[in-house]
Order: sequence, then structure tokens, then C1' cells
RNA sequence: UGAGUGAACCAGGUGAUCGCGGGAAGACUCUACCGAGUCUUCUUGAGGAAAGUCCGAGCUCCAUAGAGCAGGAUGCUGGGUAACGCCCAGUGGGGGUAACCCUAAGGCUAGUGCCACAGAAAUAGUCCGCCUAGAGAUAGGUAAGGUUGAAAAGGUGAGGUAAGAGCUCACCAGCGGUUAGGUGACUAAUCGGCUAGGUAAACCCCAUCCGGAGCAAGGUCAAAUAGGGAAGCAGAGGCUGCUCGUCUCGUUUUACUUCCGGGUUGACCGCAUGAGGUUUUAGGUAACUAAGACCCUAGAUAGAUGAUCAUCCUUGACAGAACUCGGCUUACAGGUUCACUCAGAAC
Repeated sequence: UGAGUGAACCAGGUGAUCGCGGGAAGACUCUACCGAGUCUUCUUGAGGAAAGUCCGAGCUCCAUAGAGCAGGAUGCUGGGUAACGCCCAGUGGGGGUAACCCUAAGGCUAGUGCCACAGAAAUAGUCCGCCUAGAGAUAGGUAAGGUUGAAAAGGUGAGGUAAGAGCUCACCAGCGGUUAGGUGACUAAUCGGCUAGGUAAACCCCAUCCGGAGCAAGGUCAAAUAGGGAAGCAGAGGCUGCUCGUCUCGUUUUACUUCCGGGUUGACCGCAUGAGGUUUUAGGUAACUAAGACCCUAGAUAGAUGAUCAUCCUUGACAGAACUCGGCUUACAGGUUCACUCAGAAC
């Protein structure tokens, strides 16, 4: 200098003039109260993804609260976390020269399936071939060589044999044993029979986990109507489905279920102090944990941050909260910083 890998940050700025939402203080007006309105000052006001609605929770209700089956999810080991299908660190496998990246990574010796086509044959076989006997037909031996295929009785090489074969040996792969290291997944060494496979993002088995619905949850106040009518039934209801258990209400007409019809659509709470943010110290490889100090940073409800002018330059992409938070996934113009890998050159 070029090419790459990993991580973090910004997401137009500044000034002026008008215009919006929340909070605090003060003044004035209305009002029986609750409360409402106007003005002034101060302060504050969309994201790294606010998107997807995919996981996990907090919170609210069912509800006093269980068991089983069905169903669903995760799937190497250890750690973190409120929890997770997330994060960190490792192990096995794959990719890359490397920095690094990906991983749906338990079990085929519980069982049931599938391996098309081709090929002679795909849960075990001989089409061609090789050897022996025979004039020949044929008989016996063989699975080394060739065809087909993703895969053909572990692979390569040597010895041996009538010809061959783990038949024997060497080096490997697989399977199993022993020893050592490691919390563990696993790794290393060594020994052994010589080996009929693959597939579980096939059904399935095993281990662990899972109640449901959701801020349009759920409450308070005010107001109004028709405290309406009909049918069913002794049982009904308890929020994924079924069963058991259990609880509540009812058996009187009144519980409950279904149908028809009527009233209300107003105000307030929930509503933002949080598993919160910034920073320092200590522990830890890290994720993170503990303690101290400082800070309060949106709460709309037909839905708030906009318009104009000037100027600067990175010339502005993806894109707007609606109960909150931890993640994952997707979209994204341009810019800044740090660390590492490879190649070339110079000193």
C1' cells in the first nucleotide's frame, strides 16, 4: 500500500421566526364539589432496528388449585440469566492459505419403514471373468479383476494360493477393551476379534420443559334503559382438547344455556421508577456478578416534535412508540474508530 476477517459507534448539524404534546412553579377566571380554561417562566419529547409478532418473561384476570392422557417445544458439554429456542467458553464435524465462519450435533444393538432408476444382484448375490477335472456337455472352487450404481461382503500394499479371500502381515478407517488427562463433551497411547451398510429436518425411542387468555388485560365513577320477552333443563359452570379429583351456584319461577329486543359508546385509573440508565472499583478467559456514586430521559387517545429562511457538509438510506422488558430474524445510503490475517515493497 492492497485484499480480507471480527467488533463498536453515528444516522444530517448549526442559527433565527412561528407552531404542537407531557411535567413543575406562579398568576387570573369559571365552579357547590370533583374539576376545567387562559397567560408567563423553566424543563422535556420516537429507533438501531420503533419493523416481524418469532421465542422468553414481568403484570392482570380465570382461580382455592391438582393429577393423568393427548398435543407441542428443545436436543454435544460446561457456565450465564428472571427465563428462553438467547448469550459466553469449549468439544466433534464441515469450509477457508489464514484471521475466522457454519452446524437440525442424543439413539439404527427397542421396533417399524425406505434405499428409486441402473445393475445379474441392494438384508447378500455371480452376468462377464479366474482356477481344477473332462473330448465335450457339465461339475466343483472363487468374490481378488471387470459392468451398473450414492453405496456391491472395510481401504492401500505385500506375502501366500490350483486360482483367490484378513488366509497372514504392515499402515489406516470402523467397532470394542484397558490405562492416562479433563468437571464434562472428548482426547492420547495401547491391545483385540477381523468388520452385511446408509437414513431419525423418516415414523419412532430416550432426556428435559410447557395451564390459558391477554392493556381492546383489568378496575373506578357517572349516566340511561324495558330490574324486558320466549324456549330448554335438573343440573350447570370453573378460559387449548379429554378424563379423574376438587370447588362454586342451583334443583321453588330465580342457577345455567340458547334466541329475540332495549339502554350505554362519557370521564378517570391502569400509564411509566424500571429484572432502568451512566460511571468507578473488585471478581471472572468471557457472558456476567457484587458494591459505591450520579441521573430521571415520550406517555398520545381521530392519535404530539412540524413549517419557513439562512448556512455547513458525510448531500442524508431503512424507516414513527401505543403495557413494559431480555433476545432472535429481516431492511438499510453514507461515515468514523479499534484489533487481527494474507500478499507486495521500503527502512
A computed fold for a 347-nucleotide RNA from a Bacillota bacterium, annotated as Bacterial RNase P class A.
Rfam family: Bacterial RNase P class A. The family's RNA type in Rfam is ribozyme.
Its mean pLDDT, the model's own confidence on a scale to 100, is 78.
It was read from a public genome assembly, where an Rfam model found it.